[in-house]
Molecule: c-di-GMP-I riboswitch aptamer
RNA sequence: GAGAUUUAAGGGCAAAGUCGAAGUAAUUCGAUGACGCAAAACUAUAGGGGCUGCACCUGCAGCCAGCCAGCUGCCGGA
Numbered sequence: 001g002a003g004a005u006u007u008a009a010g011g012g013c014a015a016a017g018u019c020g021a022a023g024u025a026a027u028u029c030g031a032u033g034a035c036g037c038a039a040a041a042c043u044a045u046a047g048g049g050g051c052u053g054c055a056c057c058u059g060c061a062g063c064c065a066g067c068c069a070g071c072u073g074c075c076g077g078a
Stems, first nucleotide, its partner, number of pairs: 005078002012037002017032006035066001042070002047068002049064006
C1' cells in the first nucleotide's frame, strides 16, 4: 500500500403516529417522534414497477428515490 472479516466512538438521515399548512387526490412542506438506514446522498421527459385525478380511446396530467434499478460516494477502531 492492497484485499477480506468484524465493529466501538463521533457525525448524518428519519418510518408509523400526532399537530399545522398546500393540493380534488396520490403526495409534499414545517414541528414533534424514532421503525429503521452505509448510500434512507443524488437521478422521476429518455429502464421497470406502484399510486392519484380526468377520460374510458388505454390516452393525458401529476406523485413515489425508505420498491427494484442507475450513478457518485464519508469517518475511524480491531